[in-house]
């Protein structure tokens, strides 16, 4: 000097207060709260998977081509996670700090 990892603070989207069953709490009761399981419908910004633009090599050809590897994402999939609030949250800003130079 100081970008990474790290710590603190702040901002931070989307989608059913769905159905059924059960445990617990509450009510005189009706009812309500909360959690779990399953079913259906949905979301993408924890995490994870994916190909592709492109690149490198090998084989073959007059040419077309075949094959292996590498290859970011907010793209894509929806495994996981999520669908009032809380929590989480990619990413961003500020401060600290100091791997490193």
């Nucleotide at each position: 000097c100081a970008g990474g990892g790290c710590u603190u603070c702040u901002g931070g989207a989307g989608a059913g207060c769905g159905g059924u069953g059960g445990a617990c709490c509450u009510u005189c009761g009706c009812g309500g709260g909360c959690c779990c399981a399953c079913c259906c419908a949905c979301c993408g910004a924890a995490g994870g998977g994916g190909a592709g633009c492109g690149g490198c090599g090998c084989c073959a050809u007059c040419g077309c081509g075949g094959u292996g590897c590498c290859u970011g994402a907010u793209c894509u999939c929806u495994c996981a996670g999520g669908u009032c609030a809380c929590a989480g949250g990619a990413c961003a800003g500020a401060a600290g700090g100091g791997c490193g130079g």
Glycine riboswitch aptamer from a Pseudomonadota bacterium, 101 nucleotides, folded computationally.
The sequence was found by an Rfam model in a public genome assembly.